Predicted 3D model of a 527-nucleotide part of an RNA (small-subunit ribosomal RNA, 5' domain) from a Balneolaceae bacterium. Rfam family: Bacterial small subunit ribosomal RNA.
Context: one part of a larger RNA
RNA sequence: GGACGAACGCUGGCGGCGGGCUUAACACAUGCAAGUCGAAGGAGAAGGGAGUAGCUUGCUAUUCCUGGAGACUGGCGGACGGGUGAGUAACGCGUAGAUAACCUGCCUUUGCCUGGGGGAUAACACUGGGAAACUGGUGCUAAUACCGCAUAAUGCAGCGGGGCCGCAUGGCCAUAGUUGUUAAAGGUUUCGGCCGGGUAAAGAUGGGUCUGCGUGCUAUUAGCUAGUUGGUAAGGUAAUGGCUUACCAAGGCGAUGAUAGCUAGGGGGUCUGAGAGGAUGAUCCCCCACACUGGGACUGAGACACGGCCCAGACUCCUACGGGAGGCAGCAGUGAGGAAUCUUGCGCAAUGGGCGAAAGCCUGACGCAGCCACGCCGCGUGCCGGAAGACGGCCCUAUGGGUUGUAAACGGCUUUUGCCAGGGAAGAAAGCCCGGGGUUCGCCCUGGAUUGACGGUACCUGGUGAAUAAGCACCGGCUAACUCCGUGCCAGCAGCCGCGGUAAUACGGAGGGUGCAAGCGUUGUCC
Numbered sequence: 001g002g003a004c005g006a007a008c009g010c011u012g013g014c015g016g017c018g019g020g021c022u023u024a025a026c027a028c029a030u031g032c033a034a035g036u037c038g039a040a041g042g043a044g045a046a047g048g049g050a051g052u053a054g055c056u057u058g059c060u061a062u063u064c065c066u067g068g069a070g071a072c073u074g075g076c077g078g079a080c081g082g083g084u085g086a087g088u089a090a091c092g093c094g095u096a097g098a099u100a101a102c103c104u105g106c107c108u109u110u111g112c113c114u115g116g117g118g119g120a121u122a123a124c125a126c127u128g129g130g131a132a133a134c135u136g137g138u139g140c141u142a143a144u145a146c147c148g149c150a151u152a153a154u155g156c157a158g159c160g161g162g163g164c165c166g167c168a169u170g171g172c173c174a175u176a177g178u179u180g181u182u183a184a185a186g187g188u189u190u191c192g193g194c195c196g197g198g199u200a201a202a203g204a205u206g207g208g209u210c211u212g213c214g215u216g217c218u219a220u221u222a223g224c225u226a227g228u229u230g231g232u233a234a235g236g237u238a239a240u241g242g243c244u245u246a247c248c249a250a251g252g253c254g255a256u257g258a259u260a261g262c263u264a265g266g267g268g269g270u271c272u273g274a275g276a277g278g279a280u281g282a283u284c285c286c287c288c289a290c291a292c293u294g295g296g297a298c299u300g301a302g303a304c305a306c307g308g309c310c311c312a313g314a315c316u317c318c319u320a321c322g323g324g325a326g327g328c329a330g331c332a333g334u335g336a337g338g339a340a341u342c343u344u345g346c347g348c349a350a351u352g353g354g355c356g357a358a359a360g361c362c363u364g365a366c367g368c369a370g371c372c373a374c375g376c377c378g379c380g381u382g383c384c385g386g387a388a389g390a391c392g393g394c395c396c397u398a399u400g401g402g403u404u405g406u407a408a409a410c411g412g413c414u415u416u417u418g419c420c421a422g423g424g425a426a427g428a429a430a431g432c433c434c435g436g437g438g439u440u441c442g443c444c445c446u447g448g449a450u451u452g453a454c455g456g457u458a459c460c461u462g463g464u465g466a467a468u469a470a471g472c473a474c475c476g477g478c479u480a481a482c483u484c485c486g487u488g489c490c491a492g493c494a495g496c497c498g499c500g501g502u503a504a505u506a507c508g509g510a511g512g513g514u515g516c517a518a519g520c521g522u523u524g525u526c527c
Stems, first nucleotide, its partner, number of pairs: 001527004006523005013379006019372002021337001026335003030332003035076003040073002047066009083290003092215008102207002107203008115149001117147002124139006155181005162173004186195003216262003223253003228250008265287004269280004292313005315326004343369001345368003351365001352363004382413004392404005418464006427454001431450001433448006471516005476497003482511005492499002
C1' cells in the first nucleotide's frame, strides 16, 4: 500500500447493486416450511333444488337430483428442494481413467401382450378398555390393494453345438437345438379416442464400485498388524472384494515416514504479488458428511431416510402415577454465549419443483419488501457576482498591521435532491373460456377476454424555495500541514525514533492549516 462476512469511537443527506451468528453441531415458546390425485376405490357430512306426509304455516320426517367437507384403502411424491461443517488426513476431494464386476422410478424409441378366477380388509355400524396417547372384539364392503390359474420370449436358469473378437478373468452374434421357469389393471370418453398396466430390447439421465497421480503439521510418535496378508470353498450384494464364515499357508505395511498424536470438510475460486509464491475456502456453483447423542433395520428404482420407524442414553414437557409426547444445523423468532450479525413481513404474479388428463392445489425453494453506512459504485449539500478587504475571533515589532477572507452581508441565477400535485410502467406469456382457420384429430395458427406480491413503486411532467443535507483524523521527523495560551518529568502523548523537569510547532485548549469525505479514524487478521 492492498484486502475484510468485521468490531469499536465520533459523525451521518439520498439512490443502485450486493452482504449480514466467523462465538454454543448450545437449549428452544409460537406459526409456517410436503403434499397431491374423485379420470384407481368404497362410503359420504353441511349446504342447494324438486316432491310427498304430518300439521303448530314454517318446522319435522322422508324420497329423488345436486353437492362435495373431514376421514379411509390405493397410487405417485416425501431420497428433490432448503440447512449446517460436528466428524473426516480419507479414493473424502481434484484430475485422468476402468467397469469384460454393476443398478437406474419418472422420460424417449421399438416389438409383443393386457385371458379367466378367488379370498380378505380399512373406512362404516354395534360394542368394550384407557386420564390421555391410543387400542381390543363382532359384523358388512370396494379397488389400478392382495393371492392362485392360464398364456409367454429376443427374458432368466441348465444342457448342447457354431461363428467372430478381445484386455487376463472373458465379451459379442446368430440359431429353425432342447428342458424348466417367471407377467399384467383398469379408468375415462363427445365412442373417434385418451390416460394407464405387463414384458423385452435400446437410449437418455442419475448413481454404485475400482485404479494412477496430487492433496496439512509433529520423529521430543519407530516400529505397526490375527480377518491381520494371501489362497480354496461357501454365503452375501445390483456388483468386484476378508465384505462375512470355515479350512489352509505365514504373510502384509514401514526413514520414499508405516503406526500414533494434533489440526482440518475438499474443489471451482477469493485476497495479495511484476511473477514465482504466500494466505484463505463467507456470499455463488460442484462434490462429501451430518440431522438431540449412539446403534439398527424396514419400505422403496433410490435412504440405512432433517420435518419416517425401532432400541438405548441425556434433556424438556403432559399425567388420573398406570403411562405417554418431543427434537429449528428449514423460514421467521426467543433465551444463552459473544466485540459482533436482521422481520415471528407480502406473494405464488414470474422462474423452478411435487401431484393431477386438466382446471388446479401445495411450495419460508423462489420472487419481493423490511432492518443495518457492513461493502462497492453513483449523486448531492449550490453557482455567478460582490472590498468599507465590515463586525467578531486569533496573531504581531500594537494610534498601526497581518490572518480568517470573496468568506459573510448584499445582488442575480439554477432546482439535481427534498416536499407537494398529476400521469404512470416493463417484468405477462401461457393455461382456461369464447370466436375464426387448418388438422395426420395428437394438436397448430390467429382474434378477443382474464391473470402483478413488488406497487400507485420505478419513471415522466408541473409547482415550490438556497431552500432539507459535513464530518472525522492529523499538523516534531518518517509524513502534507504552525502559532499563542495553559501545564511544568506533573497531567499526559506515543506506530518507531522519542516528547514533558518554566518560553513544549510532540501534553491540554484555541486560532490557523493539511488530508480524506458520508464518511473518517482505531483495533484485529492476511499478503
Its mean pLDDT, the model's own confidence on a scale to 100, is 84.